[in-house]
């Protein structure tokens, strides 16, 4: 240098033909259960802000940009990792 594949919460991962992002799992916190703890069940778990609470706004899928009413998804252009391959020496 060319050619492909990827980037999504703490953490692994899913999202169909473009229409409620993160199902589900692991961890974490909360409660149940126990003399007590383990297993076990049940909740809640992206981020800011406002709120005593219940709730409420607003933002997020690598970063900039485009198309759309509507984007992880499609178009451009970058960065940044992974495999193949070339050329030098």
């Nucleotide at each position: 240098g060319g050619c492909g594949g990827g980037a999504u919460g703490g953490c692994g991962a899913a999202a169909c033909u473009g229409g409620c992002a993160g199902a589900c799992g692991c961890a974490u916190u909360g409660g149940a259960c126990u003399u007590a703890a383990a297993a076990u069940c049940c909740a809640a778990u992206g981020g800011a802000c406002c709120g005593c609470a219940a709730g409420g706004u607003c933002c997020g899928u690598g970063u900039g940009g485009g198309u759309u009413c509507a984007a992880u998804u499609c178009c451009c252009a970058c960065u940044c990792c992974c495999g193949c391959u070339a050329c030098c020496a």
Transfer RNA from a Bryobacterales bacterium, 89 nucleotides, folded computationally. The sequence was found in a public genome assembly. The source organism's lineage runs through Bacteria, Pseudomonadati, Acidobacteriota, Terriglobia and Bryobacterales. Its mean pLDDT, the model's own confidence on a scale to 100, is 81. Its Rfam family is "tRNA". The family's RNA type in Rfam is transfer RNA.